[in-house]
RNA sequence: CAGGGCACCCAGGCAAUCGCGAGGAUUCUUCUCGAGGAAAGUCCGGGCUCCACAGCACAGGGUGGUAGAUAACCUCUACCCACGGUAACGUGCGGGCUAGUGCCACAGAAAACAGACCGCCCCCAUGCGGGGUAAGGGUGAAAAGGUGGUGUAAGAGACCACCAGUUUCUUCGGUGACGAAGAAAGCUCGGUAAACCCCAUCCGGAGCAAGACCAAAUAUGAACACGCUCGAGGGUUGUGCGCCCGAUGUGUUCGGGUAGGUUGCUGGAGCGCCCCGCGAGGGAGCGCCUAGAUGGAUGAUUGCCACCGUCCGCCGACGAAAGCCGCGGACGGCACAAAACCCGGCUUAUCGGGUGCCCUGUUCU
Numbered sequence: 001c002a003g004g005g006c007a008c009c010c011a012g013g014c015a016a017u018c019g020c021g022a023g024g025a026u027u028c029u030u031c032u033c034g035a036g037g038a039a040a041g042u043c044c045g046g047g048c049u050c051c052a053c054a055g056c057a058c059a060g061g062g063u064g065g066u067a068g069a070u071a072a073c074c075u076c077u078a079c080c081c082a083c084g085g086u087a088a089c090g091u092g093c094g095g096g097c098u099a100g101u102g103c104c105a106c107a108g109a110a111a112a113c114a115g116a117c118c119g120c121c122c123c124c125a126u127g128c129g130g131g132g133u134a135a136g137g138g139u140g141a142a143a144a145g146g147u148g149g150u151g152u153a154a155g156a157g158a159c160c161a162c163c164a165g166u167u168u169c170u171u172c173g174g175u176g177a178c179g180a181a182g183a184a185a186g187c188u189c190g191g192u193a194a195a196c197c198c199c200a201u202c203c204g205g206a207g208c209a210a211g212a213c214c215a216a217a218u219a220u221g222a223a224c225a226c227g228c229u230c231g232a233g234g235g236u237u238g239u240g241c242g243c244c245c246g247a248u249g250u251g252u253u254c255g256g257g258u259a260g261g262u263u264g265c266u267g268g269a270g271c272g273c274c275c276c277g278c279g280a281g282g283g284a285g286c287g288c289c290u291a292g293a294u295g296g297a298u299g300a301u302u303g304c305c306a307c308c309g310u311c312c313g314c315c316g317a318c319g320a321a322a323g324c325c326g327c328g329g330a331c332g333g334c335a336c337a338a339a340a341c342c343c344g345g346c347u348u349a350u351c352g353g354g355u356g357c358c359c360u361g362u363u364c365u
Base pairs, nucleotide, nucleotide: 001361002360003359004358005357006356007355008354009353010352012305013304014303015302016301017300018299020034021033022032023031024030025029036336040347041346043345044344045343046342047341048207049206050205051204060203061202062201063200064199065079066078067077068076069075080094081092082091083090084089095198096197100196101195102192103191104190117137118136119133120132121131122130123129124127145163146162147161148160149159150158164188165187166185167184168183169182170181171180172179173178211263212262213261214260221254222253223252224251225250226249233245234244235243236242270288271287272286273285274283275282276281307333308332309331310330311329312328313327314326316325318323
């Protein structure tokens, strides 16, 4: 310099004017604060709340290499194994198919303790015959280890040597998954569990529209008092009379809980420094922060600057040139998306810009 890998960060700034939500004050005003890295999808886990719950078993569902982290996890970290990449690194629903059952399209003779289509060999003696053979051909995603030899009528792990694998045992390393070395056994076993199933392990339900409190109205209910034509109580102008209504009545209190309101409500498994740990993370101390709406606020306009793209112009350095860097101007662009009880993850969306570490190649030192 070129190409690549990994981990992260920012998410326009300032000013003016007009607005919105919350809180405060000295309240016709004024001050302070006011979205995100994903606030999103609501996929997983937990806190919190209410309900249920003696214990055991079954059913149903989740998870699945090992060791850890955590409040918990279908999460994360480190490592192991397999696969991909020259490498940095990436990917993996990664237990069991010698417990049982099932399935394996098409093609093919045969698809699982197999199988005779062609070929090869033997026999009868010539037919569309009987038998042997998985070494050769052909089919297929897959055909029962590979090479060479012995053997045989022809063949075959039938036997032997070497190679590959499996299982068992021993030793060594590792907490472990696992790795290395050695020995033995012809053991050579098809694939599929995102098929049933088996094994291990975990799992109550509903959700802030949870829940709690205050509490008009209507219905219904309880207690007490008064009253039912000898009239409780109400209406009619403040009072009295009069008049009118009045018995399934009237009044008071309680209960009830609808509309509505309050609360839950935002400072928390929070962030930074420091220490411990390879890491996910953990920890004493110090410092830092401050949306809380409920038809749902957090916005709009203008100006200047910044950033990106295209075009044009200018000057200088480099270069043979193309070009590239710098400056100026014009036009255009400036994403995805927006809290709703809170938190940890996962997944998905995102104009652009920036930082650090690592790998490979070429050249120079």

Predicted 3D model of a 365-nucleotide RNA (Bacterial RNase P class A) from Rothia sp. LK2588. The prediction has a mean pLDDT of 76. The gene name in the source record is rnpB. Its Rfam family is "Bacterial RNase P class A". It is annotated as a ribozyme. Rfam links the family to the GO terms dimeric ribonuclease P complex, tRNA processing and ribonuclease P activity. NCBI's taxonomy places the organism under Bacteria, Actinomycetota, Actinomycetes, Micrococcales, Rothia. RNAcentral holds the sequence, with entries from ENA.